Context: one part of a larger RNA
């Protein structure tokens, strides 16, 4: 000089476009963040229309029809999207490969198929426990829920053929071995096999901290042989057998850290850093454990265990903002407990649509970039003040004032959008934008003037008060404290302080 997610301190008009707990991964009142599907099933509330009975004429009660709420079964979805960076020195990240060692719901492309049959469980109804959360016991009931037979492709064992490092491909045998239906008639689903696309899993070379004041480290440890387990390979586990295996090209410890694409410097190498945006990973009060599933060892699931809070009728229970708001509390220090699904996108659903703190805006901060504006033009041998002064003068100064002009910006009234791809449909918003009108009006201010470094005088002070970024200044003429005038530089910002080039 740049440069920041900044904070102080004096200031502050106005917009656009960004940003915004770096500290306690500290604890959290409240609301809202994940639902949907009645075209899978039973069943059916308000409510409306319609018949009959009874009357006290608008109410009883009964029957149809439409309704479809909450609850439940069931299917998809919740593993995505959002938050945070504790942990992590690692195949976690990047790159480059590999899988003849692997999966993959929903999409898409081909192909074959749905044939019969059977038994429960919620709801519910009746009985009970219990303050509560939550339960028990009997009994009914349907389904795309659950079983069974059957018929296939497949899949495993054995056997032959090919082809190989190798579990690859072709056939014969043997056991296992799929389905569901709704339908508004158009269609949507369903099983199963191969392919496709897109995610994923797991291996491997290479690569990017710091300390040797860590030098030796290792029993599931290194290898095999068998079994188990997984979608898969594999000491992943396990039993036995060898006695191995890493290490100065830095093990093993210990500190420190999420990693990259990028951000800032800088001429480049380089350093320096990973705020916001994208890609990855990990974590979800703290450990730990599986369930279910096409994915999870699962942030708004589940159990155990612990730490904290909360209820309680003491027997026993609930609860998890590092979603978005908001509190508290640390801290130099960071916002509304707004609006809307109008848009993109994301779940369900055939659709109507419902859901959606994802997002879209909108509030708040000069926290940053960047953009205007606070008036222009004329005006004196130069007003009144200030200040200086050799007392003539000089200087703030064309600056004011006066004249004449404009009207960005206010401030008022009038119009009034696009974002919406056929019609309907805009949270943003009566917002930008336009048009009149109105009137120099609403609008400047930090910071320094002794070298460095651009900018000088006077008064007060008298090593005092003070000042400083280094050098140093002040002890009676101080451009160096303090005040004034005047001056430089930057400008709605200036300045300090912290980091990094």
């Nucleotide at each position: 000089g740049g440069a920041u997610g900044a904070a102080c301190g004096c200031u502050a008009g106005c917009g656009g476009c960004g940003u915004g707990c770096c500290u306690a991964a500290c604890g959290c009142a409240u609301g809202c963040a994940a639902g949907u599907c009645g075209a899978a099933c039973g069943g059916g509330g308000a409510g409306g229309c319609u018949g009959g009975u009874g009357c006290u004429u608008g109410c009883a009660u009964u029957g149809g029809c439409c309704g479809g709420a909450g609850a439940g079964u069931g299917g998809c979805g919740a593993a995505c999207g959002g938050g945070u960076g504790a942990g992590u020195a690692a195949c976690a990240c990047g790159u480059a490969g590999g899988u003849g060692a692997c999966g993959u719901a929903c999409c898409c492309u081909g192909g074959a198929g749905a044939g019969g049959g059977g038994g429960a469980c919620a709801a519910c109804a009746g009985g009970u426990g219990g303050a509560a959360a939550c339960g028990c016991c009997u009994g009914c009931u349907a389904a795309u829920a659950c079983c069974c037979c059957a018929u296939a492709a497949g899949u495993u064992g054995c056997g032959g053929g090919c082809a190989u490092c190798a579990a690859g491909u072709c056939u014969g045998u043997a056991a296992c071995g799929a389905a569901a239906a709704c339908u508004c008639c158009g269609g949507u689903g369903c099983u199963u096999c191969a392919g496709g696309a897109g995610c994923g899993g797991c291996c491997u070379g290479c690569g990017g901290u710091c300390c040797a004041u860590c030098a030796g480290c290792u029993a599931g440890u290194u290898g095999g042989u068998a079994a188990g387990g997984u979608a898969a390979c594999g000491g992943c586990u396990u039993a036995c057998c060898a006695a191995g295996g890493c290490g100065g090209a830095g093990a093993c410890g210990g500190a420190u850290a999420g990693g990259g694409g990028g951000c800032g410097u800088g001429a480049g190498a380089g350093c320096g850093u990973g705020a916001c945006c994208c890609c990855c990973c990990a974590c979800a009060c703290u450990g730990g454990u599986a369930c279910u599933g096409a994915c999870a060892c699962a942030c708004g699931g589940a159990c155990c265990a612990g730490a904290u809070a909360c209820c309680u009728a003491c027997g026993g229970g609930u609860a998890g903002c590092a979603g978005c708001a908001g509190c508290g509390a640390g801290g130099a220090a960071u916002a509304u407990u707004g609006c809307g699904c109008a848009a993109u996108g994301g779940g369900g659903g055939a659709a109507a649509c419902c859901c959606u703190g994802a997002c879209g805006c909108a509030g708040c901060a000069a926290c940053g970039c960047c953009g205007c504006g606070u008036g222009a033009a004329g005006g004196a041998c130069g007003a009144a003040g200030g200040c200086c002064u050799u007392c003539g003068g000089g200087u703030c100064g064309u600056a004011a004032a006066c004249u004449u002009c404009u009207u960005u910006u206010c401030u008022g009234a009038g119009g009034g959008a696009a974002g919406a791809g056929a019609a309907c449909g805009g949270a943003c918003g009566g917002u930008a934008c336009c048009u009149c009108a109105g009137g120099a009006a609403u609008a400047a201010g930090g910071c320094c003037c002794g070298g460095c470094u651009a900018a000088c005088u006077a008064c007060g002070u008298g090593c005092c008060a003070g000042c400083a970024g280094c050098c140093g200044c002040g002890g009676u003429a101080a451009u160096a404290c303090g005040u004034a005038g005047g001056g430089g530089c930057c400008a709605a910002g200036c300045g300090u302080u912290a980091u990094c080039c």

Predicted 3D model of a 501-nucleotide part of an RNA (small-subunit ribosomal RNA, 5' domain) from a metagenome. Its mean pLDDT, the model's own confidence on a scale to 100, is 86. RNAcentral holds the full RNA, with entries from SILVA.